[in-house]
Molecule: transfer RNA
Organism: Chitinophagales bacterium
RNA sequence: AGUGCAAUAGCUCAGUGGCAGAGCAUCUAACUUAUAAUUAGAAGGUCGGAUUGGUUCGAUUCCUCCUUGCGCUA
Repeated sequence: AGUGCAAUAGCUCAGUGGCAGAGCAUCUAACUUAUAAUUAGAAGGUCGGAUUGGUUCGAUUCCUCCUUGCGCUA
C1' cells in the first nucleotide's frame, strides 16, 4: 500500500428487511436460623460513528464513507 472479518445490555454472544433477544452478572421476593444453591419476577440498549449518508413503505440487517480491533498478501 492492497484486501478480508468483527463492532448489538456490565460480560460472552444470537438475531439474513416488519415490536431488539438469550446465558452469565445485578436488583427484588419466596425458601433457609443465616449464607449459598434453587425457584419466580424486575431492571438494564439511540444495535461503533455519519447533527436527516444512500436504497426501501419500512434498515440492527442491504450499499457507501469513516473509526477501532484481529488477520491475510506485498